[in-house]
Context: one part of a larger RNA
Formats: sequence, C1' cells, structure tokens
RNA sequence: UUGGGCGUAAAGGGCGCGUAGGCGGUGCGGUAAGUCUGUGGUGAAAUCUCUCGGCUCAACUGGGAGGCUGCCAUGGAAACUGCCGUGCUUGAGUGUGGGAGAGGUGAGUGGAAUUCCCGGUGUAGCGGUGAAAUGCGUAGAUAUCGGGAGGAACACCUGUGGCGAAAGCGGCUCACUGGACCACAACUGACGCUGAUGCGCGAAAGCUAGGGGAGCAAACAGGAUUAGAUACCCUGGUAGUCCUAGCCCUAAACGAUGAUUGCUUGGUGUAGCAGGUACCCAAUCCUGCUGUGCCGCAGCUAACGCGUUAAGCAAUCCGCCUGGGGAGUACGGUCGCAAGGCUGAAACUC
Repeated sequence: UUGGGCGUAAAGGGCGCGUAGGCGGUGCGGUAAGUCUGUGGUGAAAUCUCUCGGCUCAACUGGGAGGCUGCCAUGGAAACUGCCGUGCUUGAGUGUGGGAGAGGUGAGUGGAAUUCCCGGUGUAGCGGUGAAAUGCGUAGAUAUCGGGAGGAACACCUGUGGCGAAAGCGGCUCACUGGACCACAACUGACGCUGAUGCGCGAAAGCUAGGGGAGCAAACAGGAUUAGAUACCCUGGUAGUCCUAGCCCUAAACGAUGAUUGCUUGGUGUAGCAGGUACCCAAUCCUGCUGUGCCGCAGCUAACGCGUUAAGCAAUCCGCCUGGGGAGUACGGUCGCAAGGCUGAAACUC
C1' cells in the first nucleotide's frame, strides 16, 4: 500500500456557514463520452508461458505456438452512469393559519441578602475552630431598630422540563431579531446531501485601554497544625471576578459516539402541536407528528453495554488512527502585544 478501524483499547475536527470536489429522486425521448461487443492495424527483438530440440544433465541455448493484460481506427448495442431536451411530485423550499420556548442584542426596572456609612437602644464581649490563636471591641463592637450608599447575583417557580449549531442561556418589562414545531396541501419543480482550502462563532483563565469594585478570592501577610507545612483549617487580602471596546482560541469544548438519508418487534414517562371519542366539558382516554428520558426484542459488541435519539441493517461525503516512551517536544513555517496557539518530526530506547 491492498486493507482494518475510530463510545471505554490508537483514532470524530469544539461548533456552524459555505467554495472547489465527490455523491444524488422519478417518467419519456435523444445522444453515444464511460460501458459491452465485432473487425482491421499496431503492440520490434530479447524477456515471460507452453511445447519440441542442442550441449552427457542443468544453467545456458535454437525452433514453433501463445501471450505482450495496451493503444489507434472503424462497425454495432443502448440496460446502467454521463450529457442534451421535455415532464412529474414523494426529496428540498415557499405560502396561509396557529401555539411553545432561560434562543440572541439593546434599554429600563424590582425585591431579598452581604458589606459599608449615619442615627437610636444597649454593654462586654464578638468572631473563629477539632481545640485555639491571629483579628474586631469600653475611642462602645457583636446584637437590635430606623435611614442611606454601592456592586454583584437572581431564592421559591425549577422539572433526566424548555431553547440554541456548539460554546451556552434563568427576577420582571419593553423594543429589535434568529431558528424550530404543528395543521392545510395553494405555489416552485430536484432547486438536494456532504464539504478539502476559506470565513465566522467559540466556557474559564489570560492580555491591552478606560471604567467599576459589594461579596468572593490566585498571589501575598499573619495565626494554627506539623518533625517540617512554601498545604489542607482560621483571620485578613491584591490582581481577577463585573461593564465598554479590542485581542487570545484552548478544555474531560463529553453522549469521550461527525453530518445526512432510508429500513428494522415493543413497553413506559415527559414537553409542544393537531385530530378523534366521551349526551355537555379533555391537563386526564385514543391516534398522529416533533423533541427529550428510562426499560428492553432481534441484531451488534472483546466485554461493559448499545438497542427506531443504535454502538442494528445499508448508502453518500468529510475528519482522524496505525505499538509505548522520546513528544504534542525540537526545527521550520504561520498566527498572537504577550502568554502561547496551529502545523509537527528524528536520533535513541523498550
């Protein structure tokens, strides 16, 4: 390499949009590039295969036949692929009518709590721990009542509930705005799927500039513990955490499971919508679609387990793996203000 694989053994890109490319529903007609077939030419010799001979055999070598899997020309076939034309509606999209949602962005606003400040009451403790101490307090703390300031987060509702491509999203109101779902089947008529390069988004931490700073809290200081204690515990506490603008681009970015489509026994919850049944009335019963869980048939799996939300049975496209260490290192390139990211070896060794 042919292959074989990627939930946990090495291996699914963090997630989208999308270029090239690859792949692509159904009817009819045409074409004949691919495809199949006939004929002609060519495919030197040697080599190769078969066969007959020559050296005593063999290697070697001579004759004959085949082959040279290919190319060119020309005739034919038309199922499949391609191409051209013309249709179709089930894929895809549009429309109309609905309801659901922490989807996004901006602005405004509310109450509880912590802290601080002012005032009242009040007096010797408070705080903290396994026990203590550092710390706070007679300059009146802790506790309690009233008033004020400020920042951050939104208890209950809250639910293997919902929404989003992922990261993620939770008080309330308004404005702008994206997507999905259900019903109808009016319209377009394959307009589709995937997607190298590329572009965009991307938790936390970190960086730049300017704000903000209540609580929490790396670093740091002190008190303890201890043989020591650069920790775990305690008292403090600065970056940071928050906002605006711009970077960084990583993660156990996980379902450790790429996207799309079709097919394959069931049971039971739950969310949204629609239809039906029940004299009336459906959150409740039945049916369908979409999502989200659990349990399980067949099947799969090394086992664990997966099991219509597949890790089953198939198809298309992309990404990735190929023993451990060295190493996600070195070098080079590229991106970044930096931190560093991306790409990514070898010697050597087991």
Predicted 3D model of a 350-nucleotide part of an RNA (small-subunit ribosomal RNA, central domain) from a metagenome.
The full RNA is in RNAcentral, with records from SILVA.
Its mean pLDDT, the model's own confidence on a scale to 100, is 87.